[in-house]
RNA sequence: GGACCAUUAGCUCAGUUGGUUAGAGCACCCGGCUCAUAACCGGUCGGUCCUGGGUUCGAGUCCCCGAUGGUCCA
Numbered sequence: 001g002g003a004c005c006a007u008u009a010g011c012u013c014a015g016u017u018g019g020u021u022a023g024a025g026c027a028c029c030c031g032g033c034u035c036a037u038a039a040c041c042g043g044u045c046g047g048u049c050c051u052g053g054g055u056u057c058g059a060g061u062c063c064c065c066g067a068u069g070g071u072c073c074a
Stems, first nucleotide, its partner, number of pairs: 001073007010026004019057001029043004050066001052064003
């Protein structure tokens, strides 16, 4: 210098050919159970979907610039 992949909740991730409220598990918090703790069970909370722009009636999803991390080639 070139190519490719990833970026969504505190963490790990899903999200279908673009479609009407953005989800799961774990963690935190509250409650149940227990003599008590852990485990287990129930519930709550938590997101400008990496930044900016574009296309569209409609974008987490498609296109472009950029950022960060990773892999490969030279």